This is a predicted structure of a 684-nucleotide part of an RNA (large-subunit ribosomal RNA, domain II) from Erysipelothrix sp. HDW6A. The coordinates come from a structure-prediction model, not an experiment, and the mean pLDDT is 85.
[in-house]
Context: one part of a larger RNA
C1' cells in the first nucleotide's frame, strides 16, 4: 500500500425537566425492614416525598397577606382547583461522560558499569634531537668577576611511533557503524595517557563554562503512581427511507476562531385571518435633484467705509490727491456630508378592498445549529472617485443547488433535479465546419483581420445630416502675362531702399498692384505672394454635428486578446422569419407527503433540491423468553456461484463446498453496522 479483524453519545443517581403510555385521583405513593419463594412474584411496612393555600426577612396571619397612621394606593396570591406513582424516550445535572492526543505539575522510588569532578591503589609513553644549571680543568685577576673547554643532562623544549586526541576532504547517509572507513591532521616527561577500587543525585549533583555531562535521554535524567491530569484546540464518530430546513447577525463577554440571551430551524399543544401580495385612501419624513432665503466657501464689475501713502497748511481747525488696503451695500455668476426658502421617486405606518386556501401570522412548551461568509448589481464610507481591499444599506446568486449558456470558470445568464420514457413546446444562447440548428431574409456600414484587447492626442481613411462662400457675367487648381510711380515713407542706424526695429499706413496711374506675405542682400539687388488680365469650362472652398475604421500599441516556455479551423461575412447596425436548445414547461407510466371527500377502495388538489439540524418510518447483528413442540448426517452454521423479489437498509431459491447446528412469529436486553481517526493488531 492493500486485504482481514478490533475501533468512539455508554452507564449510574427515589437528581432536574418535557412529551408519551398505563394505574390511581383530592389525593398519589410507599423506602429500609418484614414475611412468603427454590428464586422471583406477591403480602405487610404510611417513616418520608409531591400535591390539595397563599403572602411576609420573620412573628405571623389566612382566601388573603404584606407595605402603611390608613378601613386609601399599590405588590404578590384566591376567585378561574390536578396531582401522583411507576415505564419509556428526548435533553441537561454530577461523575473520564463520544474516542484518541499534549507539552507540563506532584509524589514516591533507581541509576555516576556512560559521563563530568574528586578520593585510594596500580600501569604505560619505540627511536632521534637540543644541550639549562651545577661541576671539572685550563686561561685571566691581588683576589674575584669573566673566558674557553670538556664534564652535565634541565625543559607544561625539538621530531616522531605506540596512546590519546579529531583540524581538513572524499567516500558512507533505508550505512559494515544510531558518528564509521580511507588519506592527510595536533599532543606524545605532562595542567600527560590509562586499570581497578570508592565518593558527590534530580527543587540535586558534577562542571579549565559548552546550559556541557549526569547509562544512545537533559533549559532540568529515569521508572511507578495522583490518572481516562487539563485541552474554548485538532483529527475521527460505523445500516436506510421519508418529511421540514437554517446561520454566519444584535447586546454583553480578560472577549474576539470561545461562550450567554435575541434573531434565523424543527416538533408538540394551541390559535384561527389577526399574515404575506396586490390596488386605493390617508399619513410622518427633509434623501436624489434643485437652490442661495440662513450658515458657510468663492469670482468679475461698480460703490468704496477703516487703515496707509503723497502734496498744501503746521499756532489751533484742517483741506486736497491716491493705479495702495479694501468693509459694507448693489448686480452677475457659482459650491457645500456635519447649508436649506424648496424637494421627489422607492421605502414605512394606518384603514378599506381584492384575489386567493395545504394557509400564514400569534401565543406556549421540547430540541437545535449558526456568532470566520463570499461575489456581482445598486446607494455609500475609507482607500488613491487602486486592490479577488476594507466597513455598512439594499436585491440576488452561492454557502446548502444539480442541469443548459458564459471555451473551461461556487458567487455572472437561464433555470430550482420525486422516479422512468429512442414522446413534445421552450428559456439564456445560438443555427459555415469541429457541434444540435439558416452557407437563410431585407436595408445599410466597416476594408481595419477592425470584429477578436486601450488614453490623451494626431491624420484629405470612409458613410450619413447640416449651415455656409464662391461659381457659365466662367468659380477652384494649373499654365501664360503684369504686379508699377510720388518713394529709398517719416524715424532710427555705420548701413534700414516693402521685409532688425519704433511711428503713419496716404496719394497718383490703372484691368490690377500691401507704404507689403515669405525666401533673399552688409545695404541694394534677385526669387516670391497677395491681386489682375488672358488660356481652359464645371464644380470648388471653409466649417459644424454623427456612424464605422486608422495611428498612437514594447515582455517574458510557443501561435496565445476569436475555444480552434477559418470568416470579407461566418464582421457591425436595424428589422422581420424559421429551426436548434435544459434535468424548465408539457404528455404517458410509477413512488410518496399533506389537506379534503369517503367506513374504506380511491378521487380532486398542492407539493417531493439540500449542508448544520429538527421530526418520522424501518433493514440487519449478538443473547433472552414464549410459541412453532419449527428445520438438520435424505446434510445445520459458514464459504462459494447465481439471469429471483423489496422504494432503500435488505431478502428468499437453486447448484457446489462444508460436517453440527440452526430458523421464523412475538416480544425484551444492547460490548449493535466503519473508509477514512499520519487509527490499533495480524497478514500478503
Nucleotide at each position: 500500500a492493500c486485504c482481514g479483524g478490533c475501533g468512539a453519545g455508554u452507564u449510574a443517581c427515589u437528581c432536574a425537566u418535557a412529551a408519551u403510555g398505563u394505574g390511581c385521583g383530592a389525593g398519589g405513593u410507599u423506602a429500609a425492614g418484614u414475611u412468603u419463594u427454590a428464586a422471583a412474584a406477591g403480602a405487610c411496612g404510611g417513616a418520608g416525598c409531591c400535591g390539595a393555600a397563599g403572602c411576609g426577612a420573620a412573628a405571623g396571619c389566612g382566601a388573603g397577606u404584606c407595605u402603611u397612621a390608613a378601613u386609601a394606593g399599590g405588590g404578590c396570591g384566591a376567585a378561574a382547583u390536578a396531582g401522583u406513582a411507576c415505564a419509556u424516550u428526548g435533553u441537561g445535572g454530577u461523575a473520564g461522560a463520544c474516542c484518541c492526543g499534549a507539552a507540563a505539575c506532584g509524589a514516591g522510588g533507581u541509576g555516576a558499569u556512560c559521563u563530568a569532578g574528586c578520593c585510594a591503589u596500580g600501569a604505560c609513553c619505540a627511536g632521534g634531537u637540543u644541550g639549562a644549571a651545577g661541576u671539572u680543568u685550563g686561561g685571566g685577576u691581588g683576589a674575584a668577576a669573566c673566558c674557553a673547554a670538556a664534564u652535565g643532562g634541565a625543559g607544561g623544549a625539538c621530531c616522531g611511533a605506540a596512546c590519546c586526541g579529531a583540524c581538513c576532504a572524499u567516500c558512507g547517509u533505508u550505512g559494515a557503524a544510531a558518528a564509521g572507513c580511507u588519506g592527510g591532521c595536533g599532543g606524545a616527561u605532562g595542567a600527560g595517557u590509562u586499570g581497578u577500587g570508592g565518593c558527590u543525585a534530580g527543587g540535586g549533583g558534577u562542571g579549565a563554562a559548552a546550559u556541557a555531562c549526569c547509562a544512545a535521554u537533559c533549559g532540568a535524567a529515569c521508572c511507578u503512581c495522583g490518572a481516562u491530569a487539563u485541552a474554548g484546540c485538532u483529527g475521527g464518530u460505523u445500516c436506510u427511507c421519508c418529511c421540514c430546513g437554517a446561520a454566519a447577525u444584535a447586546g454583553c463577554u480578560u472577549u474576539a476562531g470561545g461562550g450567554c440571551u435575541a434573531g434565523c430551524g424543527u416538533c408538540a399543544u394551541u390559535g384561527g385571518a389577526a399574515u404575506g401580495a396586490c390596488u386605493u385612501u390617508g399619513g410622518a419624513g427633509g434623501u436624489a435633484g434643485a437652490g442661495c432665503a440662513c450658515u458657510g466657501a468663492a469670482u468679475g464689475u461698480a460703490u468704496g467705509a477703516u487703515g496707509g501713502c503723497c502734496c498744501c497748511a503746521u499756532c489751533u481747525c484742517g483741506g486736497g490727491g491716491u493705479a495702495c488696503u479694501g468693509a459694507u451695500u448693489a448686480u452677475a455668476a457659482u459650491c457645500a456630508a456635519a447649508c436649506u426658502c424648496c424637494g421627489a421617486a422607492u421605502g414605512c405606518c394606518a384603514a378599506a378592498g381584492u384575489a386567493g386556501a395545504a394557509a400564514u401570522a400569534g401565543a406556549u412548551g421540547g430540541c437545535a445549529g449558526u456568532c470566520a461568509g463570499a461575489c456581482u448589481g445598486u446607494g455609500g464610507g475609507u482607500g488613491a472617485u487602486a486592490a479577488g481591499g476594507u466597513c455598512c444599506a439594499u436585491a440576488g446568486u452561492c454557502g446548502a443547488a444539480a442541469g443548459g449558456g458564459a471555451a473551461a470558470c461556487a458567487g455572472c445568464c437561464c433555470a430550482g433535479a420525486u422516479c422512468g420514457c429512442c414522446a413534445g413546446u421552450u428559456a439564456a444562447g445560438g443555427u459555415c465546419c469541429c457541434a444540435a440548428a439558416a452557407u437563410a431574409c431585407a436595408u445599410g456600414c466597416u476594408a481595419a483581420g477592425u470584429g477578436g484587447a486601450a488614453a490623451a492626442g494626431g491624420a484629405u481613411g470612409u458613410g450619413g445630416g447640416g449651415a455656409u462662400g464662391c461659381a457659365c457675367a466662367g468659380a477652384c487648381a494649373a499654365c501664360u502675362a503684369g504686379g508699377a510711380g510720388g518713394u529709398u515713407g517719416g524715424c532710427u542706424u555705420a548701413g534700414a531702399a516693402g521685409c532688425a526695429g519704433c511711428c503713419a499706413c496716404c496719394c497718383u496711374u490703372g484691368a490690377a498692384a500691401g507704404a507689403g506675405u515669405g525666401c533673399g542682400u552688409a545695404a541694394c539687388a534677385g526669387c516670391u505672394c497677395a491681386c489682375u488680365a488672358g488660356u481652359c469650362g464645371a464644380g470648388u472652398g471653409a466649417c459644424c454635428c454623427u456612424g464605422c475604421g486608422c495611428c498612437g500599441a514594447a515582455a517574458a516556455u510557443g501561435u496565445a486578446c476569436c475555444g480552434g479551423g477559418g470568416c470579407u461575412a461566418a464582421g457591425c447596425a436595424u428589422g422581420a422569419u424559421a429551426c436548434c436548445g435544459a434535468a424548465a414547461c408539457u404528455g404517458c407510466g410509477a413512488a410518496u407527503u399533506u389537506a379534503u371527500a369517503g367506513u374504506a377502495a380511491u378521487a380532486u388538489a398542492a407539493g417531493u433540491g439540500g449542508u448544520a439540524g429538527g421530526g418520522g418510518a424501518g433493514c440487519g447483528u449478538u443473547c433472552u423468553a414464549u410459541a412453532c413442540c419449527g428445520c438438520g448426517u435424505u446434510g445445520a452454521a459458514g464459504a462459494u456461484g447465481u439471469a429471483c423479489c423489496g422504494u432503500a437498509a435488505g431478502g428468499a431459491g437453486c447448484g457446489u463446498u462444508g460436517g453440527a447446528g440452526c430458523g421464523u412469529a412475538u416480544a425484551g436486553a444492547a460490548g449493535u453496522g466503519a473508509g477514512a481517526a499520519u487509527g490499533c493488531c495480524g497478514g500478503u
Taxonomically the source falls in Erysipelothrix (Bacteria, Bacillota, Erysipelotrichales, Erysipelotrichaceae).